Small-subunit ribosomal RNA, central domain from a metagenome, 350 nucleotides, folded computationally. The full RNA is in RNAcentral, with records from SILVA. Its Rfam family is "Bacterial small subunit ribosomal RNA". The coordinates come from a structure-prediction model, not an experiment, and the mean pLDDT is 90.
Context: one part of a larger RNA
RNA sequence: CUGGGCGUAAAGGGAGCGCAGGCGGACAGGUAAGUCUAAAGUGGAAUCCCGGGGCUCAACCUCGGAACUGCUUCGGAUACUGCCUGUCUUGAGUUCGUGAGAGGAAAGCGGGAUUCAGGGUGUAGCGGUGAAAUGCUUAGAUAUCCUGAGGAACACCAAUGGCGAAGGCAGCUUUCUGGCGCGAUACUGACGCUGAGGCUCGAAAGCGUGGGGAGCGAACGGGAUUAGAUACCCCGGUAGUCCACGCCGUAAACGUUGUGCGCUAGGUGUAGGAGGUAUCGACCCCUUCUGUGCCGCAGCUAACGCAUUAAGCGCACCGCCUGGGGAGUACGGUCGCAAGACUGAAACUC
Numbered sequence: 001c002u003g004g005g006c007g008u009a010a011a012g013g014g015a016g017c018g019c020a021g022g023c024g025g026a027c028a029g030g031u032a033a034g035u036c037u038a039a040a041g042u043g044g045a046a047u048c049c050c051g052g053g054g055c056u057c058a059a060c061c062u063c064g065g066a067a068c069u070g071c072u073u074c075g076g077a078u079a080c081u082g083c084c085u086g087u088c089u090u091g092a093g094u095u096c097g098u099g100a101g102a103g104g105a106a107a108g109c110g111g112g113a114u115u116c117a118g119g120g121u122g123u124a125g126c127g128g129u130g131a132a133a134u135g136c137u138u139a140g141a142u143a144u145c146c147u148g149a150g151g152a153a154c155a156c157c158a159a160u161g162g163c164g165a166a167g168g169c170a171g172c173u174u175u176c177u178g179g180c181g182c183g184a185u186a187c188u189g190a191c192g193c194u195g196a197g198g199c200u201c202g203a204a205a206g207c208g209u210g211g212g213g214a215g216c217g218a219a220c221g222g223g224a225u226u227a228g229a230u231a232c233c234c235c236g237g238u239a240g241u242c243c244a245c246g247c248c249g250u251a252a253a254c255g256u257u258g259u260g261c262g263c264u265a266g267g268u269g270u271a272g273g274a275g276g277u278a279u280c281g282a283c284c285c286c287u288u289c290u291g292u293g294c295c296g297c298a299g300c301u302a303a304c305g306c307a308u309u310a311a312g313c314g315c316a317c318c319g320c321c322u323g324g325g326g327a328g329u330a331c332g333g334u335c336g337c338a339a340g341a342c343u344g345a346a347a348c349u350c
Stems, first nucleotide, its partner, number of pairs: 003322004007304002012318001014201004021194003025088007033081002035077003039073004049065006091191001092188003095184005103177007110154001115149007125136002162169002206247006215241002220236004258317006266295011299306002323350003332343004
């Protein structure tokens, strides 16, 4: 190299965009590079293989043949691939109409609750737990009423629902803005798929500078529990959680299932659209497209299970795996302010 694999056994890159590369719809003509074929030349000797011979045999030596699967030249073939030309519309895209949506960014606004502050009423407890204690409270707490401040999050609606490439997205309004579904004719005419590198996005925590700080709360202090209790429970509480800008680039980043296209029984729910039937109209019912669930046939699977949202049947391209530990470690390199990230062994051992 030739394999077999990647839902759970080792193995899908966190996600997208995309240069190179790989692959690529229908028809016709041309060409003849790939491809197939005839012939010629060449393909050192030895080796290998077949046949014969020589050492008493064999190894070994030797003669002949075949072979040397290759290369070059020239002639021919044209189905497929390539290249060139012309054409096409089904792939892809554009246009028009219409629809749903927590898709993204910025600004503004709202109510409830917690906490705090001021004032009123009021008096001895409150709080907390399995039980307690630490804690708060006669300097008037807890409770209750009024007023104010400030920060964070948006109950019900709410869904087995929707949107987004993923991460993720939820009070309301406005502005800006991305994507998607459906229906329709018109237009472009293969403009496509994938994608090593690269670029961009990327929860939480963490980092830098400046702000903010209600609640919660690593660390830390205290009270309990316990043999101990560096915990679980309780009282406090700093970073952080929030905002702006800049880093970090990880995750059980999971559907543990890469992306795209085609094909392969059905049933049922739900979300968005279109059409039909019906009707005064709204429902109801039927058909169809797109999304999202459940059940289930063939088929697949080690089983579990998957099953038109495939893990079935195929094609294209990328990533990855190859016994466990050592180890996602060491070394080197790249990146980072750091934390660290990415790349990633071996000895040894079972």